[in-house]
Context: one part of a larger RNA
Molecule: small-subunit ribosomal RNA, 3' major domain
Organism: metagenome
């Protein structure tokens, strides 16, 4: 000087507590290990691997299998040999893939020697590798941690290793800040500067919007109009401990008022400091070594990754009555639509189909649901719960058997509140209920957002976990 300590002292954080809801038990879906296989491609492994890479595995994708072909190659550049309008189009094999064969056949340029584009061909440098090594690397992440800390330059003290500045007293969300001090000053970081969001103004006024005036309808901003109002989306203003009391070291600050949409960092995102973890990734990309080269390349058809005795994470359904069920009505955001979104209407119990107004979108379409009003059920393995499974169908697609969603009759399983442990939240937060959207021909209970309903508890810091500072012991480095 660090690490460490079932040392001390100071302080923080849903760490505990204090409250809610949940995991653990059931049944499904998912990913993982295991075991299975001809093969179940590979990686991730405590926190930080396990609904992760993967924002979509029927084929493709695919990286493994097995079977069928190809050797200058599915892809790039040059040389070099023969051919020949790039192409097309028959016919044989064959599961394509590929292989054999047959036809049509000559674009620019010319000095008729050739050259040049471009298919095809021989050969040859080369191509390919999702082959290995993340412990050889880049570049991207994750994590401690959005924690309050890592440092330097000059002085000064030390034989040095290094201290000091950075400790101390206060105060902070903070090495924020203020005061002291052999330090005095700065650099990365806190913060702020950027974005969304609460409140007000100007500007502008379609496609939004509609008080006032007219006009019209069953009925509607439907017209004329208007520029108030909402709104939309550009500029500002606004919050600063500024104003007061009270505290305090007369300071930083705290507390308590007033005024204000907003009050002390209002609220939420972006931002991640030296550095650890030889932490992840050579399967995104790039890239040193090292291997393969008639194969570890390279095409293709079928399988597989989807398998199942079982074990675990992560959800998503329930067990009801604050609930089921019928019928009845209402009210959002944020999104996204031309290879798309698709209304009225018609057909079907339905999923859907039929047909195609309208829309490059403030115009039109996609299009809510718990609430809410009213009626039934009456505590029951039930009008709960929906697994399973028979059958019938829609819908995408060259094809749903291996192996999509989805709908309709039937069928009605486990489940009656979950042991030891365990997680997650301080507010528009948790719980609760729909909607968008990536990705996608189909395919969502994941994921990334978005809005409706709308709580309870914090008394405190002894303890558990994790971190910051100060000191202490140390036979550890």
């Nucleotide at each position: 000087u660090g690490a460490c300590g079932g040392g001390g002292c100071c302080c923080c954080g849903c760490a505990c507590a204090a409250g809610c809801g949940g995991u653990g038990g059931a049944g499904u879906a998912u990913g993982u290990g295991g075991u299975u296989u001809a093969a179940u491609u590979c990686g991730a492994g405590g926190c930080a691997a396990c609904g992760c890479g993967a924002a979509g595995a029927a084929c493709c994708u695919u990286a493994c299998c097995u079977g069928g072909g190809u050797u200058u190659g599915a892809c790039a550049u040059g040389c070099u040999u023969g051919a020949g309008a790039u192409a097309g189009c028959c016919g044989g094999u064959g599961a394509a893939a590929g292989c054999c064969g047959g036809u049509c056949u000559u674009c620019c340029c010319u000095u008729c020697g050739g050259g040049g584009a471009c298919u095809c061909u021989u050969g040859c440098a080369c191509a390919g590798g999702u082959g290995c090594u993340g412990c050889a690397u880049g570049g991207c992440u994750g994590u401690c941690g959005u924690c309050a800390g890592c440092u330097c330059g000059u002085g000064c003290c030390g034989u040095g290793a290094g201290g000091u500045g950075u400790u101390g007293g206060g105060u902070u969300a903070a090495g924020u800040c203020c005061c002291g001090c052999a330090a005095c000053g700065a650099g990365c970081g806190c913060a702020a500067c950027c974005c969304c969001u609460g409140u007000c103004c100007a500007u502008a006024g379609u496609u939004a919007c509609c008080a006032u005036c007219a006009g019209g309808u069953a009925a509607u901003g439907c017209u004329g109009g208007g520029g108030a109002c909402u709104c939309u989306a550009u500029g500002g203003a606004g919050a600063c401990u500024g104003c007061c009391g009270g505290u305090g070291a007369u300071a930083a600050g705290c507390u308590g008022g007033a005024g204000g949409a907003a009050g002390g960092u209002g609220g939420g995102g972006a931002c991640g400091a030296c550095g650890u973890c030889a932490a992840g990734u050579c399967c995104u990309c790039a890239u040193g070594g090292c291997c393969c080269u008639u194969a570890c390349a390279c095409c293709c058809a079928g399988g597989g990754c989807u398998a199942c005795a079982c074990a675990c994470g992560u959800a998503c359904u329930a067990c009801a009555a604050u609930g089921g069920c019928c019928g009845g009505u209402a009210c959002a955001g944020a999104a996204g639509g031309u290879c798309g979104c698709a209304a009225u209407a018609c057909c079907g119990c339905g999923a859907g189909g039929u047909g195609g107004a309208g829309c490059u979108a403030a115009u039109c379409c996609c299009a809510a649901a718990a609430a809410c009003c009213g009626g039934u059920c009456u505590c029951a393995g039930u009008u709960c719960a929906g697994a399973u499974u028979g059958g019938a169908g829609u819908c995408u697609g060259c094809a749903a058997c291996u192996c999509g969603a989805c709908u309709c009759c039937a069928u009605g399983a486990a489940g009656g509140a979950g042991g030891a442990a365990u997680c997650g939240c301080u507010a528009g937060u948790a719980a609760u209920c729909g909607c968008u959207g990536a990705u996608c021909a189909g395919c969502a209970g994941g994921c990334a957002g978005c809005g409706g309903u709308g709580a309870a508890u914090a008394c405190g810091u002894u303890c558990c976990c994790g971190g910051g500072g100060c000191u202490u012991g140390u036979a550890c480095a």